[in-house]
RNA sequence: GCCCCUAUCGUCUAGAGGCCAAGGAUAUGGCCCUUUCGAGGCCGUGACCCGGGUUCGAAUCCCGGUGGGGGCA
Numbered sequence: 001g002c003c004c005c006u007a008u009c010g011u012c013u014a015g016a017g018g019c020c021a022a023g024g025a026u027a028u029g030g031c032c033c034u035u036u037c038g039a040g041g042c043c044g045u046g047a048c049c050c051g052g053g054u055u056c057g058a059a060u061c062c063c064g065g066u067g068g069g070g071g072c073a
Stems, first nucleotide, its partner, number of pairs: 001072007010026004018056001028044005049065005
């Protein structure tokens, strides 16, 4: 330099055009329980990498950029 894959809560991840003000696990905050801690129960907090396009409608499809991973040279 060229090509391919990839990007969603702090972390891991579900999602295949409308059923999603994005769900789950874990982490974290409060409360209950407990002599205390832990475990358990209830409630909460928290995310679609950036810019454009297609479409009535985009986390999802297309293009470009950026970051990460891989292959060739």
This is a predicted structure of a 73-nucleotide RNA (transfer RNA) from a Candidatus Pacearchaeota archaeon.
Rfam family: tRNA. Rfam links the family to the GO term triplet codon-amino acid adaptor activity. From the family's description: Transfer RNA (tRNA) molecules are approximately 80 nucleotides in length.
The sequence is in RNAcentral, with records from ENA.